Predicted 3D model of a 381-nucleotide RNA (Bacterial RNase P class A) from Sphingomonas sp. JC676. The gene name in the source record is rnpB. The organism belongs to Sphingomonas, within Bacteria. The coordinates come from a structure-prediction model, not an experiment, and the mean pLDDT is 76. Of the family's consensus pairs, 92% are formed in the model.
This record gives sequence, C1' cells and structure tokens, in this order.
RNA sequence: CCAGAGGGUUGGGCGGCCGCGGGUGCGCAAGCACGCGAGGAAAGUCCGGGCUCCACGGAAACGACGGUGCCGGGUAAUGCCCGGCGGGGGCGACCCCAGGGAAAGUGCCACAGAGAGCAGACCGCCCACUGGCCCCGGACUAGAUCCGGGGCAAAGGGCAAGGGUGAAAGGGUGCGGCAAGAGCGCACCGCGCGACCGGCAACGGAAGCGGCACGGCAAACCCCACCGGGAGCAAGACCGAAUAGGGACGGCAUAUGCGCCUCGUUCCGGCGCGUCGUCCGGGUUGGUUGCUUGAGCGGCGGAGCGAUCCGCCGCCUAGAGGAAUGGCCGCACAGCCCUUUCGAGGGUGGACAGAACCCGGCUUACAGACCCUCUGGCAUA
Repeated sequence: CCAGAGGGUUGGGCGGCCGCGGGUGCGCAAGCACGCGAGGAAAGUCCGGGCUCCACGGAAACGACGGUGCCGGGUAAUGCCCGGCGGGGGCGACCCCAGGGAAAGUGCCACAGAGAGCAGACCGCCCACUGGCCCCGGACUAGAUCCGGGGCAAAGGGCAAGGGUGAAAGGGUGCGGCAAGAGCGCACCGCGCGACCGGCAACGGAAGCGGCACGGCAAACCCCACCGGGAGCAAGACCGAAUAGGGACGGCAUAUGCGCCUCGUUCCGGCGCGUCGUCCGGGUUGGUUGCUUGAGCGGCGGAGCGAUCCGCCGCCUAGAGGAAUGGCCGCACAGCCCUUUCGAGGGUGGACAGAACCCGGCUUACAGACCCUCUGGCAUA
C1' cells in the first nucleotide's frame, strides 16, 4: 500500500433573534430573570423484569396448554450475555448451527426405481445344486437302462461384485477365496462397544473386544428435563361543582285516583306514590396523584480470561398529556456538482428517525466521519 476479519465512538459545530413545554425565584398582576428540555435506536412490541389491580386458604404431587432445550458461569430475570464443548465453512483473522432423545412407541420418506425398512433382483454374473438336450467311454439282459467324463442352454436355482434409479440402496481399498459372488476369511482404513485416564461438566484420549449391526426425519406426533396464574399506567389511588337519579330520618299533605304484583276481563288482597328540610352514598365533566432518584450516570481503585461483581468520590439528566423539544439569519467545516490561469472561485448541502409508567435484552432502519486490535498478500529497509 492492497484485500479482509472483529470491536468501539460519533451522528453535524459556534453565535444571534423570535417562539413552545415543565421547574425555581421575584412580583398584587401583567410579566421578568435563571436553569432544564428526545434517541442509539425514542421504532417493531418479539422476549424478560419492576410496579399496580384482579383471582387463588397453605404445601406437595399429578394432568392439560404454552415455551425453552450441548455444558459451566453471570444476572432481578430471560429465549439475553460471557467462557468452553461438538459439528460445518474459510489459507487465515474469524464466521455459522431450534445443538436433548431415532436400540420406548406411532408415523412419513414425494418423483424415479426391481427394491425406501423384520430390504430388493430390472440389466448383469454363474451352472456347484434339481431337471433337460448332445457327444465319448464302460457295464450288461444290447437299449428308451445304469455308471463315469465332456459340452450346450438357462426352465429351475445361486449371487449381490458391476451397471442403472435416487437426497439416501445395509462400510471402503487390496489380497485370498468361490461355479459366480459376498466381511465368507485376512491386512489397513472407517464404524460400534469400551476397562481405564483427564475434565465440575458438555466432552476428549484410549488398552482391549466386536466382522459390522443400529438408514434419515422429532421447526411430525411423541418421550425426557426445566420454566410459566390473568390483565396492564386507558394499571391503580384520592378529591369531587352545578344538574338529574338513589337511600335513611323527620315535618306537612293525601287516596272513591294512578302504577305494579310475568297474558285479556272482573273481584279480593298486598306494595308503592306528593312536597319540604337534614344527612349519607354512587356516578359523569373536571382536578390531583401514580410520574420519574433509578437493577441510574461519570471517574478512580480492586476481584475475575470474560459476562459481571465489590468499594470510594462526584452528578441530577424531559415529564407533556391531543400531547413542548421548533423557525429564521450569520460564520466557518466535511461531502457533492460546475468552472479553472491549478492559486482558487461559484452553487448546493449534513443519515435513520422522534419520548408518553420505568428498566434489561433482541431484532430492524441509519448519509457520513473517526479510533483500536488482528489476518492474508505485495513492496522497501
């Protein structure tokens, strides 16, 4: 210098004017002064908590449903994070993995193919075996019988090496063996079990044993282990006007009426009614609270490989609620475009996005700028 890997920071700066939402102080008030006022994701609402209300007598066990799923650690907790293990990819720095159980059971394995799960035989190879045909020799009762040998064919049978199908066909290479073959036998490689050793564990190593079985799928049912009540700040709490309802008590008034007592009419019976005053209670509009000091932030020191934890010091950093956080101007600065006498000049202009009870994560969006560590290559000293 080129190409790449991992991680972090920032996300426009300075100044002036006007405006908006809270806070504090002063002021009778109008108002004035000071100070604060979006994010790393405030987003998706996908996980996990705090807080609040509701439900539940306590504990344990079992079942249903949902979730999680290698091991150890961290944490308030997690499906998050850290450190390992195993598998896969990359020359490498590093990256990726829903990564428990398939010898508990059930199910599925499309198309192709002979055969896809207590394997199978299409092409092919073979004729040892059973049967057939031909030839030669021998026996004898001279043949259509018997015995021996050779050959042909492939009905029957043997085989699973080779071909072919497939994502996958019941180890691979070689030698022996055989009628042809085959872990059928042997050597090496692979595989399974594995005493023992190392490690907290996942797991790793491994003497020896076994001719080799036990295919794949559990983001199919299922089995095993662990976790889980429900709803959410529009949760919830408090105050509570006018008016209209409700209840209690008391005063006055009143009944030949009206309404109700599950459907017409009649009769009998029961209950209730109006007004005024006092008190009580619920609710609507509204107001207050919950509300921002918190698993908080910064610095230093310590423990730990690390996530993280501990100690000391310092700081206070939005609390609105139809919802503020904005607009204009000036100055330089990146970036981009045009011109160029290469000195410069002119124009343009800074991503994604925007709190709503609060935290911890994950995921997604993001112009540009900067920093650290590492890998491979080239060049030079």